[in-house]
Molecule: transfer RNA
Organism: Candidatus Levyibacteriota bacterium
């Protein structure tokens, strides 16, 4: 230099145009259970901004930026980073 694959809640992953901010597992918190634990079960659990005394609400965010579309994590373009292969 060329080709291919990848980047999604704290971690690992699914999702390939439409009730998808998004599922599942792990982790974590609370509760049930127990004499107490473990295991099991239930619920909750990403970040930014704005409003609010708080509780909570609104909105945006799928590596970054643009585009296509009524609608984009998903399709197209550019860029960044990681992996593999070729030279």
């Nucleotide at each position: 230099g060329g080709a291919g694959g990848g980047a999604u809640c704290g971690c690992a992953u699914a999702g390939u145009g439409g009730u998808c901010g998004a599922g599942u597992g792990c982790g974590u918190g609370c509760g049930c259970u127990u004499g107490g634990a473990a295991a099991g079960c239930g619920c909750a659990u990403a970040u930014g901004u704005c409003u609010g005394a708080a509780a909570a609400g609104a909105u945006a965010u799928c590596g970054g930026g643009g585009g296509u579309u009524c609608g984009a994590a998903u399709c197209c373009c550019c860029c960044u980073c990681c992996c593999u292969c070729c030279g």